c-di-GMP-I-GGC riboswitch aptamer from a Chlamydiota bacterium, 88 nucleotides, folded computationally. Its mean pLDDT, the model's own confidence on a scale to 100, is 80. Lineage of the source: Bacteria > Pseudomonadati > Chlamydiota.
Parts: sequence; structure tokens; C1' cells
RNA sequence: UCUGAUAAGGGCAAACUAUCCGUAAGGAUAGGACGCAAAGCCAUGGGCCCCUGGGUAGCUAGGGAGGGGGGUCGCCAGGUUGCCGGAG
Repeated sequence: UCUGAUAAGGGCAAACUAUCCGUAAGGAUAGGACGCAAAGCCAUGGGCCCCUGGGUAGCUAGGGAGGGGGGUCGCCAGGUUGCCGGAG
């Protein structure tokens, strides 16, 4: 540097439930395990999800879009750090 077993020591924790935070997506804690060789961390590129104007005019209301804000690293890529082994 590449790679990942039927090994060793282990690690994380989906859905769901309870409580709390949040308009929401979603997040935190506890329980719980669907799975994960980075399912450690980072919102950098893309994807997906949520929220969304003010003033004037207009009889009133709505929809769409743009823009703005937020989330997701267990969506993909990228960056960065790391246990054990195998190969070079």
C1' cells in the first nucleotide's frame, strides 16, 4: 500500500418501545438487535428528506418554481483516524 476468515480480543446498533428536544425532517438518553471490517469522525461533491419569505398593489385564497435555512455519514463518493490477520 492492497486486501478481509470459518480466527482472537472486541466495537457499533436498524426497526420498535419509553422519556426529552425540534414546526418538521430528524436528534439525545435508556432498553432492544436488523445488520455493519470502519455502521469511527467530517456535510466537501452528488442524492434523498424537512421548513420557508417580507412590503406595496391586487376581491380573496391556493398551487408551482426560484432563492434561503435545516437534516441524513446505517444513500453514494471523497477526506481523515484506527484493532487483528494475509499478500506485496